[in-house]
Source information:
A computed fold for a 102-nucleotide RNA from a Rhodobiaceae bacterium, annotated as TPP riboswitch aptamer (THI element). The model forms 100% of the base pairs in the Rfam consensus. The coordinates come from a structure-prediction model, not an experiment, and the mean pLDDT is 76. The sequence was found by an Rfam model in a public genome assembly.
RNA sequence: GAAAUCUCAUUGGGGUGCCCAUGAUGGGCUGAGAGGCGCCAAGCCAACCCAUAGAACCUGAUCCGGAUCAUGCCGGCGGAGGAAAUUGAGAUGCCUGCCAAU
Repeated sequence: GAAAUCUCAUUGGGGUGCCCAUGAUGGGCUGAGAGGCGCCAAGCCAACCCAUAGAACCUGAUCCGGAUCAUGCCGGCGGAGGAAAUUGAGAUGCCUGCCAAU
């Protein structure tokens, strides 16, 4: 001292589904996350995830195959297209240079 990895902070991006019963509301499935407020609209807040080495997330999609009570539940699609930090600090370790010793 550049890239790389990890952590924290700030900034920004994102999704919030399916089923059962009910008078209210409660329960179940998958997952990191299915939450709260609101005129139940726009949106706001919290948690979680992601930020170009970008599968966080969106489009394709009222898609295709499989499974399920049901659902992006699983796989394909996907070496497809889009998509938000060359931000700051610290640590690790690597490389290079300088000095000293042998």